Notes
This is a predicted structure of an 89-nucleotide RNA (Glycine riboswitch aptamer) from a Pseudomonadota bacterium. Model confidence (mean pLDDT): 76 of 100.
[in-house]
RNA sequence: CUCUGGAGAGUGGUGGGCCCGGCCCACCCACCGAAGGGGUGAGGCGAGUCCCGGUGGACCCGCCCGAUCUCUCAGGUCACAGGACAGAG
Numbered sequence: 001c002u003c004u005g006g007a008g009a010g011u012g013g014u015g016g017g018c019c020c021g022g023c024c025c026a027c028c029c030a031c032c033g034a035a036g037g038g039g040u041g042a043g044g045c046g047a048g049u050c051c052c053g054g055u056g057g058a059c060c061c062g063c064c065c066g067a068u069c070u071c072u073c074a075g076g077u078c079a080c081a082g083g084a085c086a087g088a089g
Stems, first nucleotide, its partner, number of pairs: 001089005010029001012028007030077003036073001037071003043064004048059004
C1' cells in the first nucleotide's frame, strides 16, 4: 500500500439554498471516542543524599518515551464515507 472484519452517540430544533423524492450549508442545544491532536500513568536513563556495607533499598530532581486512560480542540451522532485496532498478501 491492497483486501476483509470493525464500535459508540439526536436521520433534534431554527433559518437559508438546490435538481424540492430528498440533499447541502449555517447557528443553537444534547451526546460519543476508535482519524488526528493535547495531558498524564506505566516504563527507561542519569545526578544527588541517606541507610547498609551486597550486584541492594528509600527519598528527591532532571530527561526520554508515551497508553484502548483522560480531555473533547478537531472529528463524529440514518445511510454513504471515515474509522483506532485485528487478520491475510
It was read from a public genome assembly, where an Rfam model found it.